Record summary: Predicted 3D model of RNase P RNA and transfer RNA as a complex of 423 nucleotides. The coordinates come from a structure-prediction model, not an experiment, and the mean pLDDT is 75. It holds a member of the Rfam family "Bacterial RNase P class A". About the family: Ribonuclease P (RNase P) is a ubiquitous endoribonuclease, found in archaea, bacteria and eukarya as well as chloroplasts and mitochondria. The family's RNA type in Rfam is ribozyme.
RNA sequence: UGAGUAAAACAUGCAAUCGCGCUAGAUAAUUCUGGUGAGGAAAGUCCGGGCAUCACAGGGCAGGAUGGCAGAUAACGUCUGCUGGGGGCGACCCUAAGGAAAGUGCAACAGAAAUAAACCGCCUGGCGGGACUGCGGUUGCCGUUGGGUAAGGGUGGAAAGGUGGGGUAAGAGCCUACCGCCCAGGGGGAAACCUCUGGGGCACAUGCAAACCCCAUUCGAUGCAAGGGAGGAAACGUAAAGAGUUGCCCGCUCUGUUUCCGUAGCUCCGCAAGAGCUGUAGCGGCGACGUGCAGCCAAGAUAGAUGAUUGCAAAAACAGAACCCGGCUUAUAGUUUUGCUCGGAAA
RNA sequence: GGCCCGUUGGUGAAAUGGUUAACACACCUGCCUUUCACGCAGGCAUUCACGGGUUCGAACCCCGUACGGGUCACCA
Numbered sequence: 001u002g003a004g005u006a007a008a009a010c011a012u013g014c015a016a017u018c019g020c021g022c023u024a025g026a027u028a029a030u031u032c033u034g035g036u037g038a039g040g041a042a043a044g045u046c047c048g049g050g051c052a053u054c055a056c057a058g059g060g061c062a063g064g065a066u067g068g069c070a071g072a073u074a075a076c077g078u079c080u081g082c083u084g085g086g087g088g089c090g091a092c093c094c095u096a097a098g099g100a101a102a103g104u105g106c107a108a109c110a111g112a113a114a115u116a117a118a119c120c121g122c123c124u125g126g127c128g129g130g131a132c133u134g135c136g137g138u139u140g141c142c143g144u145u146g147g148g149u150a151a152g153g154g155u156g157g158a159a160a161g162g163u164g165g166g167g168u169a170a171g172a173g174c175c176u177a178c179c180g181c182c183c184a185g186g187g188g189g190a191a192a193c194c195u196c197u198g199g200g201g202c203a204c205a206u207g208c209a210a211a212c213c214c215c216a217u218u219c220g221a222u223g224c225a226a227g228g229g230a231g232g233a234a235a236c237g238u239a240a241a242g243a244g245u246u247g248c249c250c251g252c253u254c255u256g257u258u259u260c261c262g263u264a265g266c267u268c269c270g271c272a273a274g275a276g277c278u279g280u281a282g283c284g285g286c287g288a289c290g291u292g293c294a295g296c297c298a299a300g301a302u303a304g305a306u307g308a309u310u311g312c313a314a315a316a317a318c319a320g321a322a323c324c325c326g327g328c329u330u331a332u333a334g335u336u337u338u339g340c341u342c343g344g345a346a347a
Numbered sequence: 348g349g350c351c352c353g354u355u356g357g358u359g360a361a362a363u364g365g366u367u368a369a370c371a372c373a374c375c376u377g378c379c380u381u382u383c384a385c386g387c388a389g390g391c392a393u394u395c396a397c398g399g400g401u402u403c404g405a406a407c408c409c410c411g412u413a414c415g416g417g418u419c420a421c422c423a
Stems, first nucleotide, its partner, number of pairs: 001343010012313007020037007039318001043329002046327005051223004058250004063219005068082005083097001084095004098214002103212002105208003119153002121149009130139003161179006180202001181200008227269002231261006241255004276296005282291003348422002350417005357372003365403001374390005396412005
């Protein structure tokens, strides 16, 4: 200096004027003053949890989810480290990665044949013909028929372990070397797994489980419009039913149901101190993370606030909370930083 | 706010792993008719919203995204 790779941070600032929500104070009141007020994704609602009601969520069936190993965590389908497989010269990246010898199912078209094989080909026997003949027969020929053969051709995503050598009438794990597979044993590792040795010529061994299914683990349902608090009257029902938001059964709990009027839903709580935020040359761990110490309190609406104008600066992205939190995914102008890799040049 | 559902020619709508994605209406061309309509024959999907994956093979199975719909007969 070029190309690349992995990660992190910020993502308008300042000033003036006007305005809005919440909140504290002042005022008789109109009002006035102070404080505070969106995001890295607030989004999609795709996972997980808190919280709430139903039983403190209990049993069974059905159903869903996950799927190498170990760990982190409140939990996860997230994250971290590692193993196997794939890609890249490399830094590094990708990987839904259990079971197909439990069973069922599917494999269109093409091809002779699709889980099962003889279409062509190769080798070979018989018969008939042709040709030759020394008439006994013979055969680099043709037809037909029987047998052997999975080397070769062709079809296909897939064709009966692969390649080389030997072997054979031609062939074949028929034999052999290497690779693959299966079985047994040894060593390493916490495990996935790696590695070595021996045996078996290779079987019940094609592929598909993001087909049914099996195995293991796991999930109760409903979502803050959850849910708690706050009236009256009438009728019916009184122990058998009903209700309690589970697809079904059981179990459990409760006592009510219907109608009308008014209220409410525009209200108090839930609802903002939390798996919270910031700092740290603390400690443990490779790491995710855990833990110690110090400091801080930072939006809370219910038609829904967080805005507008002007000036300066290049000022221009995606985009606006509604119970909360951890992730994932998607959108995103511009700027900055760090680690590492490959190449070029110079010293 | 939550929850749920859908996307296949111009419109409606079928196909649920397998050759070139039915069908109806509409549209186009030709025939019929003096002409129009009706009728008859033929045609019409640059591939199933988009991207990725599984599979030999995807409209169909899985994941993600985009867009649209339901709201006193989904939720106080």